This is a predicted structure of an 88-nucleotide RNA (Glycine riboswitch aptamer) from Actinoplanes sp. ATCC 53533.
Its Rfam family is "Glycine riboswitch aptamer". Its family is annotated with glycine biosynthetic process in the Gene Ontology.
The sequence is in RNAcentral, with records from Rfam.
The model forms 90% of the base pairs in the Rfam consensus.
[in-house]
RNA sequence: UACACCCGCGCGGGAGAGACCAUCCCGGUGGCGCCGAAGGGGCAAAUCCUCCCCGGAACCUCUCAGGCAAAAGGACCGUGUGGGUAGG
Numbered sequence: 001u002a003c004a005c006c007c008g009c010g011c012g013g014g015a016g017a018g019a020c021c022a023u024c025c026c027g028g029u030g031g032c033g034c035c036g037a038a039g040g041g042g043c044a045a046a047u048c049c050u051c052c053c054c055g056g057a058a059c060c061u062c063u064c065a066g067g068c069a070a071a072a073g074g075a076c077c078g079u080g081u082g083g084g085u086a087g088g
Stems, first nucleotide, its partner, number of pairs: 001087001005084009018032001020031004033068003039064001040062003047055001
C1' cells in the first nucleotide's frame, strides 16, 4: 500500500404464503390450510493411473425452526466503513 479473500457494522433495495376458524379484555393459545430467501438437515457430477472408501454446493430439496395485514425479520444486491489475512 491499489486490488483479491474472510468476518462485522451503518444506509438503501428486498419475495412468497389465510387480515382463516375457535377461545381470550388486548396480547397470547389451540386447530386446519399454506410459504421458503434467517438458521438447521439432506444429496449428484467433476475431483484419483484404476477400483473402493471418505470428502463433495446451492436461491435444489426437507419444512425441524421461522413465516403467512401492518411492524419486525429477511437470503441476496448496491454503497460506505472497521478489523484480519495473503501478496508487492